Background: Predicted 3D model of a 1479-nucleotide RNA (small-subunit ribosomal RNA) from a metagenome. It matches the Rfam family "Bacterial small subunit ribosomal RNA". Model confidence (mean pLDDT): 84 of 100.

[in-house]
RNA sequence: AGAGUUUGAUCCUGGCUCAGAACGAACGCUGGCGGUAUGCUUAACACAUGCAAGUCGAACGAGAAAGCUUCUUCGGAAGUAAGUAGAGUGGCGCACGGGUGAGUAACACGUAGAUAACCUACCCUUCAGCCUGGGACAACCCUUCGAAAGGAGGGCUAAUACCGGAUAAUACUAGGUGUCGAGUGGCAUUUAGUUGAAAGAUUUAUCACUGAUGGAUGGGUCUGCGUACCAUUAGCUAGUUGGUGGGGUAAAGGCCUACCAAGGCGUCGAUGGUUAGCGGGUCUGAGAGGAUGAUCCGCCACACUGGAACUGAGACACGGUCCAGACUCCUACGGGAGGCAGCAGUGGGGAAUUUUGCGCAAUGGGCGAAAGCCUGACGCAGCAAUACCGCGUGAGUGAAGAAGGCCUUUGGGUCGUAAAGCUCUUUUAUUAGGGAAGAUAGUGACGGUACCUAAUGAAUAAGCACCGGCUAACUCCGUGCCAGCAGCCGCGGUAAUACGGAGGGUGCGAGCGUUGUUCGGAUUUACUGGGCGUAAAGGGCACGUAGGCGGCAUAGCAAGUUAAGGGUGAAAUCCCGGGGCUCAACUCCGGAACUGCUCUUAAAACUGCUAAGCUAGAGACAGUCAGAGGCGGGUGGAAUUCCUGGUGUAGAGGUGAAAUUCGUAGAUAUCAGGAGGAACACCGGUGGCGAAGGCGGCCCGCUGGGACUGUUCUGACGCUAAGGUGCGAAAGCGUGGGGAGCGAACGGGAUUAGAUACCCCGGUAGUCCACGCCGUAAACGAUGAAUACCGGCUGUUUGAGGCAUCGACCCCUCAAGUGGCGCAGCUAACGCGUUGAGUAUUCCGCCUGGGGAGUACGGUCGCAAGACUAAAACUCAAAGGAAUUGACGGGGGCCCGCACAAGCGGUGGAGCAUGUGGUUUAAUUCGACGCAACGCGAAGAACCUUACCUGGGUUUGACAUCCUCUGACCGCCAUAGAGAUAUGGUUUCCCCUUCGGGGGCAGAGUGACAGGUGCUGCAUGGCUGUCGUCAGCUCGUGUCGUGAGAUGUUGGGUUAAGUCUCGCAACGAGCGCAACCCCUAUCUUUAGUUACCAGCGAGUUAAGUCGGGGACUCUAGAGAUACUGCCCCGGUCAACGGGGAGGAAGGUGGGGACGACGUCAAGUCCUCAUGGCCUUUAUGCCCAGGGCUACACACGUGCUACAAUGGGCUGUACAAAGGGUCGCGAACUCGCGAGAGUGAGCCAAUCCCAUAAAACAGCUCCAAGUUCGGAUUGGAGUCUGCAACUCGACUCCAUGAAGCUGGAAUCGCUAGUAAUCGUGGAUCAGCAUGCCACGGUGAAUACGUUCCCGGGUCUUGUACACACCGCCCGUCACACCAUGAGAGUUGGCUGUACCAGAAGUUGUUGGACUAACCUCGUUUAUCGAGGGGGUAGGCACCUAAGGUAUGGUUGAUGAUUAGGGUGAAGUCGUAACAAGGUA
Repeated sequence: AGAGUUUGAUCCUGGCUCAGAACGAACGCUGGCGGUAUGCUUAACACAUGCAAGUCGAACGAGAAAGCUUCUUCGGAAGUAAGUAGAGUGGCGCACGGGUGAGUAACACGUAGAUAACCUACCCUUCAGCCUGGGACAACCCUUCGAAAGGAGGGCUAAUACCGGAUAAUACUAGGUGUCGAGUGGCAUUUAGUUGAAAGAUUUAUCACUGAUGGAUGGGUCUGCGUACCAUUAGCUAGUUGGUGGGGUAAAGGCCUACCAAGGCGUCGAUGGUUAGCGGGUCUGAGAGGAUGAUCCGCCACACUGGAACUGAGACACGGUCCAGACUCCUACGGGAGGCAGCAGUGGGGAAUUUUGCGCAAUGGGCGAAAGCCUGACGCAGCAAUACCGCGUGAGUGAAGAAGGCCUUUGGGUCGUAAAGCUCUUUUAUUAGGGAAGAUAGUGACGGUACCUAAUGAAUAAGCACCGGCUAACUCCGUGCCAGCAGCCGCGGUAAUACGGAGGGUGCGAGCGUUGUUCGGAUUUACUGGGCGUAAAGGGCACGUAGGCGGCAUAGCAAGUUAAGGGUGAAAUCCCGGGGCUCAACUCCGGAACUGCUCUUAAAACUGCUAAGCUAGAGACAGUCAGAGGCGGGUGGAAUUCCUGGUGUAGAGGUGAAAUUCGUAGAUAUCAGGAGGAACACCGGUGGCGAAGGCGGCCCGCUGGGACUGUUCUGACGCUAAGGUGCGAAAGCGUGGGGAGCGAACGGGAUUAGAUACCCCGGUAGUCCACGCCGUAAACGAUGAAUACCGGCUGUUUGAGGCAUCGACCCCUCAAGUGGCGCAGCUAACGCGUUGAGUAUUCCGCCUGGGGAGUACGGUCGCAAGACUAAAACUCAAAGGAAUUGACGGGGGCCCGCACAAGCGGUGGAGCAUGUGGUUUAAUUCGACGCAACGCGAAGAACCUUACCUGGGUUUGACAUCCUCUGACCGCCAUAGAGAUAUGGUUUCCCCUUCGGGGGCAGAGUGACAGGUGCUGCAUGGCUGUCGUCAGCUCGUGUCGUGAGAUGUUGGGUUAAGUCUCGCAACGAGCGCAACCCCUAUCUUUAGUUACCAGCGAGUUAAGUCGGGGACUCUAGAGAUACUGCCCCGGUCAACGGGGAGGAAGGUGGGGACGACGUCAAGUCCUCAUGGCCUUUAUGCCCAGGGCUACACACGUGCUACAAUGGGCUGUACAAAGGGUCGCGAACUCGCGAGAGUGAGCCAAUCCCAUAAAACAGCUCCAAGUUCGGAUUGGAGUCUGCAACUCGACUCCAUGAAGCUGGAAUCGCUAGUAAUCGUGGAUCAGCAUGCCACGGUGAAUACGUUCCCGGGUCUUGUACACACCGCCCGUCACACCAUGAGAGUUGGCUGUACCAGAAGUUGUUGGACUAACCUCGUUUAUCGAGGGGGUAGGCACCUAAGGUAUGGUUGAUGAUUAGGGUGAAGUCGUAACAAGGUA
């Protein structure tokens, strides 16, 4: 520091996800040791048991017992224990220490201050004092109530308990003086008056006690600032805000009370709701921040829940009191007791958190003079890998690279020096011995611990996760969209590095993974540090309030700001330096830091404030000007429609075509007149005006804004603008008018599968006017307003000026608008570009993934429709912008092709042949399926072929290699059998040799293996088809672009052609095109047999038959020829095109071979080859028979026809190219014929197949199911073959079906072509109407490119990229999920009003009770009365729980219902994306 993921690829936007660190964690697997920390995050749920706060006899009175000793009358007594234990009065402590985080959004906390508004026991300092009296109450004793807890009455008693008096003030009251202060006032001093203290103990040295001063410590109260979320919480408040009097407190204060006033708080967020202890810190981060508040420290709050006070220096009190409530326990039922959020521990909850341990030895605390006692604070130990840190599980050597595992191309590789073996060491472990510091006198829980020494012996000690990319690490097997994995992208449908296992590897290591949470990455809330034309995002527009910001210059102030200094910012933590545990973690010391707040002093540039100015901003004034700016009134013509009348007659209208409709009751057309409403042609213009919406005939009135010129005035008066207010198209709503045309809804006619649409005929609201609502639009420049700056060119509107002119133009300049193009710059790109999307500043609005959703709920507004504000659950990994290359379009341009058109002939109808589908079957083997499967593989299924079926056999096999043994094998014969085969018989080795042996063949045996037309053409090679013989497909370098890519290859011409040429940021090149190759057309030359025969000779009935010839034809070698070369015209002086000459042939002469990059997962595993899988007495092999030949039917390809351009008969001509010895087979004979017999010649330019046919000549048929047509069937035969039944071909005789030119539709062909005629060949024993080849005869037509199909190229749109056979929308049906509404039901919290009112404080009350003090009295007492005080009771105010009524708010639930989301192939249509077929 980044990475993965949207796309065919790219750039951007944007979300999701990952790698890091951390944790009081939990879970899974595993687990050796030590040190240091940490350990109920959940139920502030309930708690058994033990312990956690006591102490003082040197404050006080009283005071045992057991035991022991002595005595004893044996009953007991005395002494001692002992002034002890235990209890009581009294003092101090119990308000500390320890726990928890429920409540609390608050002066609770943090920080800085204030207290002139306060308190402070114990401690310290200083001053003064400690005098004199009195009366009680516990304990104890007696009586008594109660189950208990606990009381009641009487009697006795002490004190440092309580009370009176004396003395003392800096206390209180009223004054004086001085001084200080920001104020009420403080401080010092002084006068007078008033009130007010005490306690003793003892070991005689101290300790206590009282008043006052000061200090220290600790607290109370107040204030500035900071301190979560929600505005779908906007108004709150009657003790409320202030004052006066009074009360209360340690203390200011509505803290409380009476009266008076009507205030106080709030958009700088009051009130309400939700959540939460706060801080130092902790985690993360580069930082700024974000998250958090365990352990440790500070503060606060709480102590079963609620309320209350008492005591005290301090509490409204965790282990105190009272009351109420809930719960638990005891009970004799009358009544009582209790509070672990102290330490352990239990139950419960939970994913989850320890021992009912030891000790006061240390540190600290309480009491005490002290000894000491108490202390679950604390110090230790135990449990837990919970975290951090450290150590170990051995080290060296060791290649036969062992065995074994795994993989393998079978050679080997790897685990791997790893192991074993050999040589060492002993941290740890175990055993034994020694043995601390912690304590400066005593005292050690830890602990016989840490540590040290010795012995034993490699001995006791390794796992977990991962290995497709991100992300380090790869193979085999199993599985087969199953099982499963997954953080994201995604893996799995038979070759899975992604599932499971194994081997190997990688990472970390006593741990490793997973889950959860936080920060980071995320600049993805952007202060640092983002955006808003099209990705999410500018408010529809203006005015303007608060607020924010603000021109030039002077003086002052010092709030902000800056500097220096003071205080504070606790300690711990973090950081730096050092020290101590063997190191480290840990810990100690020192430093730095704590970015903050506050005070003092100083500065005065900037901001601010004050004062007085300036004119460049802004405004005013004067003059001039343009304009569909607004409102109101009037007025004009054209057109539509309607009405009246005239002319006139049969149609009009409308459409793609029609119909509905109007019209003989007179339409349409035409003329004249009239009515009414709405809108204003031409001018008219990226022209004008307005803030926007918007504004258009003409005239008048009223009125807003703007521009220019002028240097006349004011003097910053400005900019922006949350809330607010106003304006605001169309549609819509209300009331009343108006209504010509147009025209939602609606009716009808068409179209259509349907057509609730598009088209047509009608037509109501509405459109118009007045008044009032609504308040939204793609209200768009998808671009907020304002100001300044930053190159230009060119239009246009308005104004002003200059030059010029008589004047108007033209031209030039300035200002204000409105357009186009473009520099820099910006931008993801497109693009923007002085009218900015540039460079800056100010202010406002808005955005933060897609969907859900601009929806629900709530609120506000509205008559309604609805508008504004505005979520969540859930779901996806994308959604999106711009540009690129393709593909596609019922987009466009150009061009080509038997593509159409023009022609000729067919197919589709019939019969038959053949292939396919389907059906059938034991099997009808398999493959091929639009073009590009279907007379295709198959150039030939009776057996064989043959792969299929039935049956019979066989198992190292029909075939190959290796090993062992044997020696023949083959063949022939016989028997059984359908045959394979079996049995028997017959015959019996061969070749080479160095004589060792080797090889061949056959049989038997063993196992390695053979075999498979079994599967996968979607694992493959090879071969092939197709687009397409279409003209395309690419590369190098350069250039352009962030990039994908572009350029070149586009453009102007031209071509059959990316063929050539010109131009051009391109220049070249490659594969294709063309040419080179073959056949054919012309000629030359060479050669002349089996071919040929002109001339010569011979010869025949005839015949190149013979001699001969090399002229011709022909054969087959070598050459020539054609190149737009020549002429004319056009064209860019080009390429090229048109015409012409010559030529056998003319513009590639004709034909063939030849098929670019690629596409179709095209075809073929059944040609062959081949990976993997399957099979192995079978899916292999052999055999017989059957099947592939079936047959209601459908399709393709063909043959023959339907006839006279013909059929039949007779006669007469002319080919080419092939084949032939297991062959072609002449001639002759026989047969009507197929053919048979016999057999010459020929291994072929020699012989044979072999008569070519159509044609031509003649005769006949006469329009008919025929002398057309030949199917079908019967009979008789021929040939091939082992064999023609299933199932061959042919011949003859007989029979003589359909069919009279073929619906929709569709195919081929542009010249030696179509059409027509015959001939040959491959395969083959036999079997073509198929296939391949050959020649004969031999046409018609092409105006042309509008249309159909296919293709090329340029361009355009795109939401397609599996690429239009694409993508994709909505309803309905089904399943699941979350949400809203819902008659209601049921909880939580809370407000208001009222009832009732415990304990308690305060007040009050009286025929209650009462030791101390005071007064009086006497019967002088333990007396009585009164006063004061106190106690109890009554009453009053306040008030908790409780109750009643009625609201608010928030959950849960609810028949039913609504929309939303998701889901594999469901239904209906086809709305969007191309002009998406109606943009």